The part of an RNA shown here (small-subunit ribosomal RNA, 5' domain) has 544 nucleotides and comes from an uncultured prokaryote.

[in-house]
Context: one part of a larger RNA
RNA sequence: ACGAACGCUGGCGGCGUGGAUAAGACAUGCAAGUCGAACGCUGAUUACGAGGUAGCAAUAUUUUGUGAUUGGAGUGGCGAACGGGUGCGUAACACGUGGGUAAUUUGCCGCGAAGCUUGGGAUAACUCGCUGAAAGGCGAGCUAAUACCGGAUGUGAUUCCCGAAAGGCAUCUUUUGGGACUUAAAGCUGGGGACCGUAAGGCCUGGCGCUUCGUGAUAAACCCGCGGCCUAUCAGCUAGUUGGUGAGGUAACGGCUCACCAAGGCUAAGACGGGUAGCUGGUCUGAGAGGACGACCAGCCACACUGGAACUGAGACACGGUCCAGACACCUACGGGUGGCAGCAGUCGAGAAUCUUUCACAAUGGGCGAAAGCCUGAUGGAGCGACGCCGCGUGGGGGAUGAAUGACUUCGGUCCGUAAACCCCUGUCAUUUGCGAACAAACCCUAUUAUUUAAAAGAUGAUAGGCUGAUAGUAGCGAAAGAGGAAGGGACGGCUAACUCUGUGCCAGCAGCCGCGGUAAUACAGAGGUCCCAAGCGUUGUUC
Numbered sequence: 001a002c003g004a005a006c007g008c009u010g011g012c013g014g015c016g017u018g019g020a021u022a023a024g025a026c027a028u029g030c031a032a033g034u035c036g037a038a039c040g041c042u043g044a045u046u047a048c049g050a051g052g053u054a055g056c057a058a059u060a061u062u063u064u065g066u067g068a069u070u071g072g073a074g075u076g077g078c079g080a081a082c083g084g085g086u087g088c089g090u091a092a093c094a095c096g097u098g099g100g101u102a103a104u105u106u107g108c109c110g111c112g113a114a115g116c117u118u119g120g121g122a123u124a125a126c127u128c129g130c131u132g133a134a135a136g137g138c139g140a141g142c143u144a145a146u147a148c149c150g151g152a153u154g155u156g157a158u159u160c161c162c163g164a165a166a167g168g169c170a171u172c173u174u175u176u177g178g179g180a181c182u183u184a185a186a187g188c189u190g191g192g193g194a195c196c197g198u199a200a201g202g203c204c205u206g207g208c209g210c211u212u213c214g215u216g217a218u219a220a221a222c223c224c225g226c227g228g229c230c231u232a233u234c235a236g237c238u239a240g241u242u243g244g245u246g247a248g249g250u251a252a253c254g255g256c257u258c259a260c261c262a263a264g265g266c267u268a269a270g271a272c273g274g275g276u277a278g279c280u281g282g283u284c285u286g287a288g289a290g291g292a293c294g295a296c297c298a299g300c301c302a303c304a305c306u307g308g309a310a311c312u313g314a315g316a317c318a319c320g321g322u323c324c325a326g327a328c329a330c331c332u333a334c335g336g337g338u339g340g341c342a343g344c345a346g347u348c349g350a351g352a353a354u355c356u357u358u359c360a361c362a363a364u365g366g367g368c369g370a371a372a373g374c375c376u377g378a379u380g381g382a383g384c385g386a387c388g389c390c391g392c393g394u395g396g397g398g399g400a401u402g403a404a405u406g407a408c409u410u411c412g413g414u415c416c417g418u419a420a421a422c423c424c425c426u427g428u429c430a431u432u433u434g435c436g437a438a439c440a441a442a443c444c445c446u447a448u449u450a451u452u453u454a455a456a457a458g459a460u461g462a463u464a465g466g467c468u469g470a471u472a473g474u475a476g477c478g479a480a481a482g483a484g485g486a487a488g489g490g491a492c493g494g495c496u497a498a499c500u501c502u503g504u505g506c507c508a509g510c511a512g513c514c515g516c517g518g519u520a521a522u523a524c525a526g527a528g529g530u531c532c533c534a535a536g537c538g539u540u541g542u543u544c
Stems, first nucleotide, its partner, number of pairs: 001542002004540005011392006017385002024348003028345003033078003038075002041072014085303003095227007104220002109216008117151004126141006156183002159180009187208006195202002229275003236266003241263008278300004282293004305326005328339004356382001358381003364378001365376004395425004406415003429485001431480005444466009488533005493514003499528005509516002
């Protein structure tokens, strides 16, 4: 010094921190959804209109149309590759640091340029049928789209050909002129004066979106120099091995893969093998040099029951996706299915040992959405544990018949000791009670206004007002009462601060080392006293 544990003890608060062992197995709940301003279907509620039935009527009930609100599953888009966990593997370009890519990709986002035309066939949902214990599966029929597929156009881009210029690092790169081939898209929504139209709309004007290209940013990929464990009781290792030519493959270079050719490549400056291990910023210690470690926090890497594989996608070879194999567990009508907490809580197990099956999306951030908003065990909070650090308290002043008990005694007395009692105060913390926060500003709504515009739509900006708090009736502030509720642990032979009595008698026991104990033990056990720390004190373990 510690992510500690154990023993005894334990008043309060703040800030941190808490599965180090079995990457053992997991009941239950939650942890990734969202968009109706992309699309069709369907249920409910409600408003208005029309019709029917009962009634004299008010009214009740029912059918239907339009609008609004809301629920359900489905198609489609984006997200699910972030965030969160763990440290198995890995001695490696994994990490750190410094470079390179004339060998590369990059959804959403910023800037710039151009475009958004014309058609088609399906399919889920839904209905019907068959089948299965279930999970589910199969067939027939209907339908929509920003789903899918043709045609057109080509600012551009790709590939090829013919030139010119500039630059560099061998292979080349950049700019520019001409020609040819191939190649794109999708709509949704707000408002409207004139004109056209019965209307829908045309037309005009915004917003979002889509397509192509350039560029930036962000993120990623690959390559290289150097650096950081033990072992020689591991001395030789290597056939895709080392290089070349040609192909394939990749976003891209490359034996990355393949065919052929050559026989190379690494090694005592430690190859190859074995053991151990995530790496770093840093942490601990130390005067430093060093040594040990890598919890929490931050960056990178690896993994997601074990092993393998690809699909989708800008991005994965994907923790809460798919397929195959295996082990384990569960359901079963025995034919067959289902699952993966090293997410947050929680359970069992093993262990010396490590927490609540909590609250909230109010803040910060993320996903989706035009927005309202929804989701978020990220996060913000609370709970438990003296596990650590820090702060505070357990009272203050006076008080000598130096009371009593207790202990010692040379029996005179001495110590505990101003300590107590007693008197006078104070009110921290805890208790009761009253008031009561900051963290909140945005988004959005209302009003005014500037720009754009035909426009008091819409969009963008500004100003004013309004809405939103889990923590929390918490922090804090005030009042009340009363010293009332709050001290222990270890040691006392030397090292090492602190001594006497009794018991025991090499016994019982102590002990970190030296060593104590066999009848006067300051070393065992108890007591009184003393010393050191103090809500802690000791012991054990580990490191310096």